A computed fold for a 72-nucleotide RNA from a soil metagenome, annotated as Glycine riboswitch aptamer. The RNAcentral record of the sequence draws on MGnify.
[in-house]
């Protein structure tokens, strides 16, 4: 790194373009892509969180999912 599997949170919210996806706009939420911030550690200039921010990104299913496992 790759392959299978497992894998949470939060409005199927209003209102318009619509028939739905989608766009745009209003509020209310989520943290476990990424990303910032830092708390710790260290070789003091690095390393970095499962804390925190929610910039994204995400709130029916679908995807995607940090982290576990299984095999190469």
């Nucleotide at each position: 790194g790759a392959u299978c599997g497992g894998g949470a949170g939060a409005g199927g919210g209003c209102c318009g373009g619509u028939g739905a996806a989608c766009c745009g706009g209003c509020c209310g939420c989520c943290g476990a892509a990424g990303g910032g911030g830092u708390a710790g550690c260290g070789c003091c200039c690095g390393c970095a969180a499962a804390c925190u921010c929610u910039c994204a990104g995400g709130c029916a299913a679908a995807a995607g999912g940090a982290c576990c496992g299984u095999u190469c």